[in-house]
RNA sequence: CUGAAGUGAAAGUACUCGAGUGGCGAAAGGGCGAGUAACGCUUAGGUAACGUACCUUAUCCUUGGGGAUAGCUGCGGGAAACUGCAGGUAAUACCCGAUAUGACCACGACAUCUCCGGAUGUUGAGGUAAAAGGUGGCCUCUAUUUAUAUGCUACCGGGAAAAGAGCGGCCUAAGUCCUAUCAGCUUGUUGGUGAGGUAAUGGCUCACCAAGGCAUCGACGGGUACCGGGUCUGAGAGGACGAUCCGGCGCAUUGGGACUGAGACACUGCCCAGACUCCUACGGGAGGCUGCAGUAACGAAUAUUGGACAAUGAGCGAAAGCUUGAUCCAGCGACGCCGCGUGCAGGAAGAAGUCCCUCGGGAUGUAAACUGCUGUCAGGGAAUAGCAAGCAAUCGCGGUCAAUACCCGCGUGCGUUGAGCAUUCCCACAGGAAGCCACGGCUAACUUCGUGCCAGCAGCCGCGGUAAGACGAAGGUGGCGAGCGUUAAUCGGAAUUACUGGGCUUAAAGAGCAUGUAGGCGGACUGUCAAGCGUUUUGUGAAAGCCCCCGGCUUAACCGGGGAAUUGCUUGGCGAACUGGCAGUCUUGAGACAGGUAGGGGCAACUGGAACUUGUGGUGGAGCGGUGAAAUGCGUAGAUAUCACAAGGAACACCCGAGGUGAAGACGAGUUGCUGGGCCUGUUCUGACGCUGAGAUGCGAAAGCUAGGGUAGCGAACGGGAUUAGAUACCCCGGUAGUCCUAGCCCUAAACGAUGUCUACUAGGCCGAGGGUUCUCUGACGGAUUCUUGGCCGUAAUGAAAACGUUAAGUAGACCGCCUGGGGAGUACGGUCGCAAGGCUAAAACUCAAAGGAAUUGACGGGGGCUCACACAAGCGGUGGAGCAUGUUGCUUAAUUCGAUUCAACGCGAAGAACCUUAUCCUGGGCUUGACAUGUUCGGAUGCCCUCUGCGAAAGCAGAGUAAGCUGCCCUUCGGGGUGAAACGUUCACAGGUGCUGCAUGGCCGUCGUCAGCUCGUGUCGUGAGAUGUUGGGUUAAGUCCCGUAACGAGCGAAACCCUUGUCGUUAGUUGCCAGCGCGUUAUGGCGGGGACUCUAACGAGACUGCCGGUGUUAAACCGGAGGAAGGUGGGGAUGACGUCAAGUCCUCAUGGCCUUUAUGCCCAGGGCUGCAAACGUGCUACAAUGGCGUGUACAAACCGAAGCAAGACCGCGAGGUGGAGCAAAUCGGAAAAAGCGCGCCUCAGUUCGGAUUGUAGUCCGCAACUCGACUACAUGAAGUUGGAAUCGCUAGUAAUCGCGUAUCAGCGUGACGCGGUGAAUGAGUUCCUGAGCCUUGUACACACCGCCCGUCAAGUCAUGGAAGCUGGGAGCGCCCGAAGUCGGGGUAAUUCAACCCUGCCGAAGGUGAGCUCGGUAACUGGGACUAAGUCGGAACAAGGUA
Repeated sequence: CUGAAGUGAAAGUACUCGAGUGGCGAAAGGGCGAGUAACGCUUAGGUAACGUACCUUAUCCUUGGGGAUAGCUGCGGGAAACUGCAGGUAAUACCCGAUAUGACCACGACAUCUCCGGAUGUUGAGGUAAAAGGUGGCCUCUAUUUAUAUGCUACCGGGAAAAGAGCGGCCUAAGUCCUAUCAGCUUGUUGGUGAGGUAAUGGCUCACCAAGGCAUCGACGGGUACCGGGUCUGAGAGGACGAUCCGGCGCAUUGGGACUGAGACACUGCCCAGACUCCUACGGGAGGCUGCAGUAACGAAUAUUGGACAAUGAGCGAAAGCUUGAUCCAGCGACGCCGCGUGCAGGAAGAAGUCCCUCGGGAUGUAAACUGCUGUCAGGGAAUAGCAAGCAAUCGCGGUCAAUACCCGCGUGCGUUGAGCAUUCCCACAGGAAGCCACGGCUAACUUCGUGCCAGCAGCCGCGGUAAGACGAAGGUGGCGAGCGUUAAUCGGAAUUACUGGGCUUAAAGAGCAUGUAGGCGGACUGUCAAGCGUUUUGUGAAAGCCCCCGGCUUAACCGGGGAAUUGCUUGGCGAACUGGCAGUCUUGAGACAGGUAGGGGCAACUGGAACUUGUGGUGGAGCGGUGAAAUGCGUAGAUAUCACAAGGAACACCCGAGGUGAAGACGAGUUGCUGGGCCUGUUCUGACGCUGAGAUGCGAAAGCUAGGGUAGCGAACGGGAUUAGAUACCCCGGUAGUCCUAGCCCUAAACGAUGUCUACUAGGCCGAGGGUUCUCUGACGGAUUCUUGGCCGUAAUGAAAACGUUAAGUAGACCGCCUGGGGAGUACGGUCGCAAGGCUAAAACUCAAAGGAAUUGACGGGGGCUCACACAAGCGGUGGAGCAUGUUGCUUAAUUCGAUUCAACGCGAAGAACCUUAUCCUGGGCUUGACAUGUUCGGAUGCCCUCUGCGAAAGCAGAGUAAGCUGCCCUUCGGGGUGAAACGUUCACAGGUGCUGCAUGGCCGUCGUCAGCUCGUGUCGUGAGAUGUUGGGUUAAGUCCCGUAACGAGCGAAACCCUUGUCGUUAGUUGCCAGCGCGUUAUGGCGGGGACUCUAACGAGACUGCCGGUGUUAAACCGGAGGAAGGUGGGGAUGACGUCAAGUCCUCAUGGCCUUUAUGCCCAGGGCUGCAAACGUGCUACAAUGGCGUGUACAAACCGAAGCAAGACCGCGAGGUGGAGCAAAUCGGAAAAAGCGCGCCUCAGUUCGGAUUGUAGUCCGCAACUCGACUACAUGAAGUUGGAAUCGCUAGUAAUCGCGUAUCAGCGUGACGCGGUGAAUGAGUUCCUGAGCCUUGUACACACCGCCCGUCAAGUCAUGGAAGCUGGGAGCGCCCGAAGUCGGGGUAAUUCAACCCUGCCGAAGGUGAGCUCGGUAACUGGGACUAAGUCGGAACAAGGUA
């Protein structure tokens, strides 16, 4: 306003939401560590050279005006972001004026100070510059007067100037990583004057002037890195680190810039440029997680797109409150620290399973099962002490005020605030809750199986090749335990960078030597200062952390409070011994002076003789020279040799040495000149003048280089001759550089005493060199003593030891140099020096687990000494040549079984292969509980024995017969029954294996070697390994004995004891013997007898260096002699120390493990082991006359004999046969011994040598002589005429030669083992070869010289240097271009500002150029390292074969 009204519309008001203006904040908080070696940080100071919003304190002021502009409205542009024009509006927004305590500016006066420039204070008069209001309440004052306000009041603001607190800016000193293979850097650079700029000092910037500034106390450059409190480790000192928390700094996509503001050149503001991403209508725009979550990618690897502002804090606000990925909480992760649990008690002489086993058992193990009990944590339910303090209604008191109102302060406290965390109670169940690593040593913890240098392990050493405590598995055990183990990293141990707290003779390490700069260190006394030093004190050393005490969470981790500590820096005082500064004094360190003195000290000039070479001449006449031996070479054109003369160059014999001089290198004929240093004496002078010495400078052997000389000898390279597989070497003949001189370089050596220089101190003895003093009257000689110097020995000490030891490697001090495992490497790159050669400086990658020192014990040496042995020598005889035998290799083969392989395998196992033997030898045929053993199941009473048949090669298989013999025990009625031993068949365990491994083993054996050694106890010495003994002097066969002796003793070996042989005695005489006495015989001990002899076989004796002489140490012993059978061990044998050779043997035997089980076992037949182009070993027989053949004749020992030896006899040419006396053996037999001796033949030849081979005929053994036996007869009659290189045995009853026997064995030997016969030669030494023993020496060997080990080449792998080039990064420089922007200039305008336009300097990024520097890559190329078995040599280790 509308309407009757409900109601509706508009205005206004209040609240809420939203945009805008304005204020404050946004520079805090939060994140990260790229950059930075710096006033960045830390500590202590300064600022009189400064700033400061918010906060606090006290003072004053808060006045008069003005014009705009967002929002808003209207109209536009654009895809968007955004933006244009017009209109109009407010403020604590903006502007102008007033006022000015004080501030600021310029001027003056006074005072104080003054470096005289000025500064400060007080004061006078000028000039300049301020402000903003809002909210609540009230009407006491003032104004209108209703009630309000421009009024009053309270609160919040605003302005001026001052002070404070806190926070900042700037400056100074000290500290703050590696690199010198970065040594010079710097031009706004250093300073001054003036100006600009800033909050403020200042080259901060600019103009001008000067030429400074920094640096070995490390500038400049390069690399790396945020810094501190602190953290880890360590006894500490240190070392390493800088997460979490705190302080500081820096950064915010990369680079540059300013704006705003109290504060920024601003993480979530702006502008520009670059890279990247996104949107787009292609015109143009947007962005910055190194905030919290989250995504992708990278990577071995690191969390939720959570909750809440409840607390603490921050911002704003008057406040309520809002915001806050700050923060508080939760989630994920055993990532760390801490606490807790996964049960507790009982329970078998001990279940099952598993593992081991000696098969008995043992272990897991009270562990489990089972019985009883408890209830943390997790689970379910219920509840609330605490983290809550605040905020705030009400009420009370006080302040303010005119006021009882409002407001403010204090108290009271209705009500209200928990994201999460936490606590208590109840319920129920032993229930849901144990793994990881290790077990060879270090290092706690052990067995089995599997594997077989494979698979694998491993931190270091190292395991694994058939018995793995080391790999893999299992059982067991040990350790830790919600963890355990690995990997990576830091410190420790590590005294292994040594400040605390190391070294340098030989282990790595003393500069080649000196002079000397800086530096370091420095004699005695006095005074002074107070820098060092000591003491006390001031401030600081943030908090947290570490440590101590107390307290809070049930404990702890964790947290709170207090203390200590923070070893540092700083302020003031005191002290004055020491160090230092200043001043003064001294003489002992040092130097000077004087007088002596030794010297190969240095430089220059001159001179000399010997030798050498060359030249000339003479003599002379064939070689010289050289070597291990030769040759090249020289020589009849006259060498070498020799004489004379001459020339030349180099070096200086003897003297000459443990000697002298010099700093070192080095220095040696004589004389002269110049010159350095030392020593002694005097104690005259100076008065600490000293020591060392980074850099620096000088000297510096030889070789080498440049230029010019010189060149006799020597002599790289080179030539030739030798040596050798080769010989680019050693040896020889030549010979150029060089060696020499002058001038200049080089600058290194095992430049060594492998020992830096200086000073002091610490037992001695001896020998030299140079001075002095003293003793004796003097001198010589000599003694004593002192200084310097060259050596040896040695004490203490030191040292790993060797050693050193007043000439230190001892005890100390000063200074310098150097070292930090071996190789790579004293190399590369870089720098520097040099003419060059090359020097100095000097890494890394990679690779190894050692490299090295001193000493010890062995072994070894083409080292030494001593000694021995048939080792050599002296002899004798062989082998190697021939034929054959035998073994081996090789070849062959179906198979030629296996073993033995230098000595120490090869006539070996094998003392005897036709079958057998004999075998995984081959071919073939058979068997499968087996040829053999034990046990066992079952069977039926059989079974064994004997005979025969079939098949067959046999084994065997199949079958028949005879009932003659044998067949256990018990019962028996003798008919039989029972049982079942033996046997047979059958089943299961098992047997079997000459299959493998002798490198898994026992036993046995070979060899060094019958060599004389090998050890121990105690003692002593040494750190020790070890040594001594055991070495030394003698002696022996001997480590045998004696002497000596830090050794004294002992053992195993040697010797002896044993056997045999040689002499004698006693005893005993059969089968042996026969002297004497008998018998007998052709003859014989044949017989009676005998015991004398021989002999036999038992016991004794004997020989011991006992005796004599000599030598010797009064020894041991040796030499000679006597006696004696035997003489120095009488001969021979047995006997074999500690040990060595992975020696030999699994095929004698035994045995672990493995393998095999109708076969690798067993049986059988046949073959093979015997095979033959070749080679080797061991033998036999020979080659002949010292012989062969024929004939005659003599002498042994030992042994064997019954499935045996076999006589006489007979037969046979013979092997042999027939036959069988005798003998179980001193009886009988084998059995003849042979060589020898006598006689005869042969006469030097392939034979009357030699006997192979072959043919024929035989004999014997045996089942059987073809492959494959032995022998005989006849015939045949090969090679071979004494053996190359080489090699073997033997010293006396031996070699040589001659025969005999035995074992094995049916038969078979030239082999093996024994026996006797005949019976020598030579040596009496140790040079050499071989081997051995002892002592000593060297050693790079220790699997021990068959050792070790070097280099090239070839192969593979790895890292690295050079390199034409290609390519990437880093930091600068010059030039070009020049954004944004500050500062400056000009213009439009004109009153000024703003704005706009133009422009100058600077200026990021960009472009371009020439360089610097660090990487990557690269044809090609250099060296290096490593790698079971490649090639060539043989350099080193020993005298390494040439030190």